[in-house]
RNA sequence: AGGUCUGUAGUUAAACGGUAUAACAACAGUCUCCAAAACUGUAAUUGGAGGUUCAAUCCCUCCCGGACCUG
Numbered sequence: 001a002g003g004u005c006u007g008u009a010g011u012u013a014a015a016c017g018g019u020a021u022a023a024c025a026a027c028a029g030u031c032u033c034c035a036a037a038a039c040u041g042u043a044a045u046u047g048g049a050g051g052u053u054c055a056a057u058c059c060c061u062c063c064c065g066g067a068c069c070u071g
Stems, first nucleotide, its partner, number of pairs: 001070007010024004018054001026042005047063005
């Protein structure tokens, strides 16, 4: 330099173009003498910028980060 794959809550992963979901973690509550466990609830996420579309995590382009391949 060229190519392939990948980027979604704090972490690990889902999601036919049509309300972004779960587990663990966090926080609050119930229980308890106190805590742990258990149970209930709450908040939190699409790497960035454009484009297509009535509507984009999803399709297209560029950029950024990561992994790998070729030279």